Transfer RNA from an Abditibacteriaceae bacterium, 73 nucleotides, folded computationally. The coordinates come from a structure-prediction model, not an experiment, and the mean pLDDT is 81. Lineage of the source: Bacteria > Pseudomonadati > Abditibacteriota > Abditibacteriales > Abditibacteriaceae. Its Rfam family is "tRNA".
Formats: sequence, structure tokens, C1' cells
RNA sequence: AGGCCCGUAGCUCAGUGGACAGAGCAGCGCGAUCCUAACGCGACGGUCGCGGGUUCGAUUCCCGCCGGGCCUA
Repeated sequence: AGGCCCGUAGCUCAGUGGACAGAGCAGCGCGAUCCUAACGCGACGGUCGCGGGUUCGAUUCCCGCCGGGCCUA
């Protein structure tokens, strides 16, 4: 320098054009327990990497940039 893949909650990931953007784990509160853990219930947590474009509508499609991984030179 070129090619491919990825970027969504603190972490691991789902969602691939329209529904309020979801799950598990972690953390927090409550229950239960003599206490703790396990277990049950609940709430919180998101500029969907950034900017632009297409569209009535974009996390999703297109372009550029940034970051990460792999490969080639």
C1' cells in the first nucleotide's frame, strides 16, 4: 500500500428497511435465609464508532473517515 471481516448497554452478543432497540452476564434494589451463596422478582443502563447520502422511514442500504482483527505485498 491492497483485499476481506468486524464496531449495538460495563462485558459477550442478537436484531439486516417500519413495532417503545433486545437477551444473557456483571453491578444495584427487594424477597427468601440465623448469615452468606445459590435461587426468585424488579428497576437502572444505549449519540446503534463519527460524518454525509438514498428513502415517506436507516441499527439495517450506499460513500468517506476513525478504530480493531486476519491475509497479501